[in-house]
Context: one part of a larger RNA
């Protein structure tokens, strides 16, 4: 991981709703007897329960009570028709272990020091070398010591290294040969050494040169067994089908936030028929949002002006006082201007009433049974954040959630559109119509980037329309030829300043027309060169704004930003006209639900089943309701069979909407099968790190 089998809502006893039966001049028996065809029952039995009357906390009253001083007011009852009541099956709820599996732990009684930590007792073991304390000898030495010297001796948790004990590096092993080893080295190796024997003390306990270490591969509380199926708001699974509706992920309370209750929304029954809920429409209604405002309040806030005031600093005065400020508060006045917590104002929408009208009653009440409280995303309107987030929390409103099909290259949430079944039928919808890949042409225009086929501030004689100023045949714009002078080197500065370093002024003459001079340029002149001007030449020239479609601005990690090929349209903008396109609309067959309407049959007269036919539906997690299929028994009926029949097993082109069921042929070691009703249930498995056995 495959394959077989096994495996999860039971059963008692109580509540309480529904169906369905007894009985109702109320129901029922319970222990226990008796009887019996023999075990299945059946008949006694009123002891207890439920009802027939409530209301009080009780006394207690009593079709009424209770509360009060009350005869008031209220609450709770009476005014009721088969009310009741006993059973059987369902459905849910309590109580039990209560759909199964699963703890870490908790307590109790045992059983453990044959491993491994201490301890005590009795014993055993350490090759070989090496150094040479203290003592004590003889000698030097002293007055006598001291003290050198050479012997001699043989201490040391001395040394160096084997058995032996240890684990400090590495290499390998890592499903290993080994649940801790194997090689190479290493450390200690007469000692706080090492080891055989045998005893000791134990689990909230021992033990412990202390590591929370060790207590038999097991230790922050040891194994076993028990209570015990502890508990588990958690996680995992929980088996056949089809039919009909069909959620939620919010509110409130919670030692509560990933549980829960009790509204909310779902389902099934049963009542109510009231213009009750709803769409729409028309009339009335309040409002202070959106926007807007600003001499209408409250505050914010930009220029300016000013002979408001008032402070500060500055002169000047003996002083009182004058005057000056690019300075601070504050009035006034023009301008232009903000506000969720401003409003002289004020919508759209929503909401309330009231009329009319449309609609399978959908609304509303009461009973059973739920599941939901982790939501997502997209538009809109707002708040936090950075007007950041596939962020976050609200409010409308879709989507998914629970939704399949087209389209969007793929792509829960976007677009269209909501899938009963079939069909080699047609219409469309988004979106599409060169090839991939169904289907297209025609028209005016634009784009030259392959833009189209990601993006911004920013620049750019790209080009397309519009619209405006100023100059032009009295001749512009651009080129060309020519001219561009003179007082004068202006005055001052300056070593020098001559148009052209720098200040100051920038005048006047000749002119067609020329600056006390654009720019280069020189030590300073010299030169080039523009304003400016004639001539040539001969039709538009410059500039500003606004606009469509373009270009630049563009850089990241295998090549990768139309889906790809290609395309100057087959690109982009505005029309016609046609086509494809879906599970969507229609056509045609079929199934089925609800309603209605018909007809048969049956009826306990309420109704039921069954055929036709009509409307309108049949997407579905969680969930509710319903109708079936299959298994093992049992009852009771039938039916096939004795060389036959059947259960299993195997194959097989066959029917049914499904779960399933059939015939036929093969095998069958065994002896029981099938059908029909009707009851019981150890009744259904691709998932539980499921258990068992096999690949």
């Nucleotide at each position: 991981u495959c394959c077989g089998g096994c495996g999860a809502g039971u059963u008692a006893c109580g509540g309480u709703c529904a169906u369905c039966g007894g009985c109702g001049c109320g129901g029922u028996u319970a222990a226990g007897a008796u009887c019996u065809u023999a075990c299945g029952g059946a008949u006694c039995g009123a002891a207890g329960c439920c009802u027939a009357a409530g209301g009080g906390a009780a006394a207690c009253c009593g079709a009424g009570u209770c509360u009060u001083a009350a005869u008031a007011g209220g609450g709770c009852g009476u005014u009721u028709u088969a009310u009741g009541u006993c059973g059987a099956c369902g459905g849910u709820c309590g109580u039990a272990g209560a759909c199964g599996c699963g703890a870490a732990a908790c307590u109790g009684a045992g059983u453990g020091a044959u491993c491994u930590a201490c301890c005590c007792a009795u014993g055993a073991g350490c090759a070989g070398g090496u150094u040479g304390a203290a003592g004590c000898g003889c000698g030097g030495g002293u007055u006598a010591u001291a003290c050198c010297g050479c012997g001699u001796g043989g201490a040391g948790g001395a040394c160096c290294g084997a058995a032996c004990c240890c684990a400090c590096u590495u290499g390998g092993g890592u499903u290993g040969a080994a649940a801790a080893c194997c090689g190479a080295g290493g450390g200690g190796a007469u000692g706080a050494c090492u080891u055989g024997u045998g005893g000791g003390g134990a689990g909230g306990a021992g033990u412990g040169a202390a590591a929370g270490u060790c207590u038999a591969a097991u230790c922050a509380a040891a194994c076993u067994c028990a209570g015990a199926g502890a508990u588990a708001g958690c996680u995992c699974g929980u088996u056949c089908u089809c039919u009909u509706c069909g959620a939620a992920a919010u509110a409130g309370c919670u030692u509560u936030a990933g549980g829960g209750c009790u509204a909310g929304c779902c389902u099934u029954g049963a009542g109510c028929c009231a213009c009750u809920a709803u769409g729409c429409a028309c009339u009335g209604g309040g409002g202070g949002u959106a926007g807007a405002g600003a001499u209408a309040c409250u505050g914010a806030a930009a220029u300016g002006a000013u002979u408001u005031g008032g402070g500060g600093c500055c002169u000047c005065u003996c002083g009182c006082g004058a005057g000056g400020u690019a300075c601070c508060c504050u009035g006034u006045c023009a301008u232009a201007c903000c506000a969720a917590a401003c409003u002289c104002c004020g919508a759209a929408u929503a909401c309330c009433a009231g009329u009319g009208u449309a609609a399978u009653u959908a609304u509303c009440u009461c009973a059973g049974g739920a599941g939901u409280c982790a939501g997502u995303c997209c538009g809109c309107g707002a708040g936090g954040g950075a007007u950041a987030a596939g962020c976050u929390u609200c409010g409308c409103g879709g989507u998914c959630g629970a939704g399949a099909g087209g389209g969007a290259a793929a792509c829960a949430a976007c677009c269209c559109a909501g899938a009963c079944c079939a069909u080699c039928u047609g219409c469309u919808a988004a979106g599409g119509u060169c090839c991939c890949c169904a289907a297209a042409c025609a028209a005016u225009a634009c784009u030259a980037a392959g833009u189209c086929a990601c993006u911004a501030a920013g620049g750019a004689a790209g080009u397309u329309g519009a619209a405006u100023u100023g100059c032009a045949g009295a001749g512009a714009c651009a080129g060309c030829c020519a001219g561009g002078a003179u007082g004068u080197u202006g005055g001052c500065u300056u070593a020098g300043a001559a148009g052209c370093a720098g200040c100051c002024a920038c005048c006047a003459u000749u002119u067609a027309a020329a600056a006390a001079g654009u720019g280069c340029g020189u030590a300073a002149c010299a030169g080039c060169u523009u304003a400016c001007u004639g001539g040539u030449c001969g039709a538009g020239c410059a500039g500003u704004u606004c606009u469509g479609c373009g270009c630049c601005g563009a850089u990241a990690a295998u090549g990768a930003a139309c889906g790809g090929g290609a395309g100057u349209a087959a690109g982009u903008a505005u029309u016609g006209u046609a086509c494809c396109g879906a599970a969507g609309c229609a056509g045609u067959g079929g199934a089925u639900u609800a309603a209605g309407a018909u007809a048969a049959u049956c009826u306990u007269c309420g109704g039921a089943u069954u055929g036709u036919c009509u409307u309108a539906g049949u997407g579905g997690u969680a969930g509710a309701a319903g109708a079936g299929c299959g298994c093992u028994g049992u009852a009771c009926a039938u039916c096939a069979g004795u060389u036959a029949c059947g259960a299993g097993u195997c194959g097989u082109a066959c029917c049914g909407a499904a779960a399933g069921g059939a015939g036929c042929g093969a095998u069958g070691u065994c002896g029981g099968g099938g059908u029909g009703u009707a009851c019981a249930g150890g009744u259904g498995a691709u998932u539980a790190u499921g258990c068992c056995g096999g690949a």
Background
Model confidence (mean pLDDT): 83 of 100. Large-subunit ribosomal RNA, domain II from an invertebrate metagenome, 695 nucleotides, folded computationally. Rfam family: Bacterial large subunit ribosomal RNA.